[in-house]
Molecule: SAM riboswitch aptamer (S box leader)
Organism: Bacillus badius NBRC 15713
RNA sequence: UUCUUAUCAAGAGAAGCCGAGGGGACUGGCCCUAUGACGCUUCAGCAACCAGCCGUUAGCGGGCCGAGGUGCUAAAUCCAGCAAACUGCUUUGUCAGUUUGGAAGAUAAGAA
Numbered sequence: 001u002u003c004u005u006a007u008c009a010a011g012a013g014a015a016g017c018c019g020a021g022g023g024g025a026c027u028g029g030c031c032c033u034a035u036g037a038c039g040c041u042u043c044a045g046c047a048a049c050c051a052g053c054c055g056u057u058a059g060c061g062g063g064c065c066g067a068g069g070u071g072c073u074a075a076a077u078c079c080a081g082c083a084a085a086c087u088g089c090u091u092u093g094u095c096a097g098u099u100u101g102g103a104a105g106a107u108a109a110g111a112a
Base pairs, nucleotide, nucleotide: 001112002111003110004109005108006107007106008105013043014042015041016040017039021032022031023030026081027080028079029078044073045072046071049069050068052064053063054062055060077104082101083100084099085098086097087096088095089093
C1' cells in the first nucleotide's frame, strides 16, 4: 500500500509550549478559533478491538478485568454530495423533508 471482517448518534480534559488557521482532500453548508483554536509534550481519563482470566465439548453475538498492544477524549465520521422508497406543495422541481442503503473515511484484528 491492497484485501477481508467488525464497529462508528454512547463515553472521556486539564496544564505547559507554540502562534493562525482548523474541523482528512474537493464542493456547498454549519461550526471551533488571539477569552489562543489546530499541533506538540506531560499528566489524567474513556472505551473494551486485541491480549489476559473465567464459562463452554466446541463454535461462541457469553461473563470479568483494565497491569500489557492499539485507539479515542467539540459537534453523528459535524451535515450533505450517489441511489431507492415514502411524504409535502402558491413554485411539480436539477424542489424540500424523512428513512434506508451505497460510496468515501476512521479505528481494530487478520491476510497478501